A computed fold for a 71-nucleotide RNA from a Nanobdellota archaeon, annotated as transfer RNA.
RNAcentral holds the sequence, with entries from ENA.
Rfam family: tRNA. Rfam links the family to the GO term triplet codon-amino acid adaptor activity.
The coordinates come from a structure-prediction model, not an experiment, and the mean pLDDT is 85.

Parts: sequence; C1' cells; structure tokens
RNA sequence: GGGGCUGUAGUUUAGUGGUAGAACAACGGGCUCCAGACCCGUAGGCCAGGGUUCGACUCCCUGCAGCCCCA
Repeated sequence: GGGGCUGUAGUUUAGUGGUAGAACAACGGGCUCCAGACCCGUAGGCCAGGGUUCGACUCCCUGCAGCCCCA
C1' cells in the first nucleotide's frame, strides 16, 4: 500500500426494512435468624457522520476502532 470480517446494555449475544429481545451481572422486593440458592419486579444499548426510503440496527457511501490475509 491492497483486500476481507466484525462493531447492539457493564459482559456474552439474537434481531437480513415496520414496537430493539434474551442470558449473566447491577438495583429494589419476597423467602431466610443472617447469607447463599430460588421467586417477582426495575433501570440500562444499535461505533460516528451522511445518503436511499413513508419508515434503517438492517441497504449504500465515507470515517474510526479491533482482528485476519496479501505485498
């Protein structure tokens, strides 16, 4: 220098154009003498900027970050 893949909650991830879901973790409550386990509930997220579209996590462009390949 060229090419490819990935980027969603604190973590691991589902979601291939029409309400962003789950598990673990956190917090509150129940249970317990206390704690743990278990049960109920709450909060929390689409890498950034543009474009297409009635509508974008999703499609297109550019950038950023990580990983891999070629030179």